[in-house]
This record gives sequence, structure tokens and C1' cells, in this order.
RNA sequence: GCCGGUGACACGGGGUGCCGACAGGCUGAGAACACACCCGUUGAACCUGAUCUAGUCAGCACUAGCGAAGGGAUGUCCGGCAUGAGUGAG
Repeated sequence: GCCGGUGACACGGGGUGCCGACAGGCUGAGAACACACCCGUUGAACCUGAUCUAGUCAGCACUAGCGAAGGGAUGUCCGGCAUGAGUGAG
């Protein structure tokens, strides 16, 4: 340097909506503080466009489009192979 496993550790990124009589209810992995959950370039986690378009729902959500559009957070450890340099011994 390349390949393999995508595991372990560390670090990092991210969201927290809707309805309501404020009791509670809905969707979701997660609904704001949790040793949680999701995601980290093979990157639709998440953000922007967007107070977007169509369908749909009590509403959010959801489905399709926009759209592989623009952004977006990674190192080490392990094994194998190849190459180079230095040092020592014979």
C1' cells in the first nucleotide's frame, strides 16, 4: 500500500412531532436530557429546497414525487499478501 471480516474499542454526527378538556391519546427505533435510540463516506441517520406538489389522516405521521438534487459525521485494533528503507548477525 492492497485485500478480507464488518467484529471490538474510542470518537463523532443527528432528531425530538401532532391532537387535547392538560387527564391522556396518535405515529415512530427514538417525541428533549436519556449511561436511551438512529447514523458515520458502500453515508435517504439527519439537514436544505420546503410554510413544496399529489394522495391520505382528527392532526402529526404515512405513500408517491421532488431525487442519487445540494449538504452531511472516522480513526485504531485483527488476519493475509506485496513492496521499500534502516539496523544487527553469519

Model confidence (mean pLDDT): 75 of 100. A computed fold for a 90-nucleotide RNA from Bifidobacterium thermophilum, annotated as TPP riboswitch aptamer (THI element). Its Rfam family is "TPP riboswitch aptamer (THI element)". Rfam's curators write: Vitamin B(1) in its active form thiamin pyrophosphate (TPP) is an essential coenzyme that is synthesised by coupling of pyrimidine and thiazole moieties in bacteria. The previously detected thiamin-regulatory element, thi box was extended, resulting in a new, highly conserved RNA secondary structure, the THI element, which is widely distributed in eubacteria and also occurs in some archaea. RNAcentral holds the sequence, with entries from Ribocentre. Taxonomically the source falls in Bifidobacterium (Bacteria, Actinomycetota, Actinomycetes, Bifidobacteriales).